[in-house]
c-di-GMP-I riboswitch aptamer from a Candidatus Sericytochromatia bacterium, 83 nucleotides, folded computationally.
It was read from a public genome assembly, where an Rfam model found it.
Its Rfam family is "c-di-GMP-I riboswitch aptamer". From the family's description: GEMM was predicted in a large-scale screen for bacterial structured RNA regulatory elements.
NCBI's taxonomy places the organism under Bacteria, Bacillati, Candidatus Sericytochromatia.
RNA sequence: GAAGGAAAAAGGCAAACUUAUUGUGAAGUAAGGACGCAAAGCCACGGGACUCAAUUAAUAAAUGAGUUAGCCGAGUUACCCAU
Numbered sequence: 001g002a003a004g005g006a007a008a009a010a011g012g013c014a015a016a017c018u019u020a021u022u023g024u025g026a027a028g029u030a031a032g033g034a035c036g037c038a039a040a041g042c043c044a045c046g047g048g049a050c051u052c053a054a055u056u057a058a059u060a061a062a063u064g065a066g067u068u069a070g071c072c073g074a075g076u077u078a079c080c081c082a083u
Base pairs, nucleotide, nucleotide: 003083004081005080012037013036017032018031019030020029021028022027035070041076042075045073046072047071048068049067050066051065052064054063055062056061
C1' cells in the first nucleotide's frame, strides 16, 4: 500500500414514530428517539422504485421535470487490526 471484517479499543451514523417547518407531491430540514449499519461518509453517473404536469394514448405505458445514497452498482475519502 492492497485485500479482508472476527474479537477488542476509540468512536460515528440514525430506521420507524412524534413535534415544528418547507414543498402540489414523492420527500427534505431541525429537535426528540434507536430499528439497525464496517462506510448507514460523500456523490444523482448507470439501473430500480416513487412523485408531479402535459401530451400521446387507454386502463397501463412512453416522454419531461423532480425525489430516493438506509434499493443496487460505479466513483471517491476514511478509524481499528485476528489476518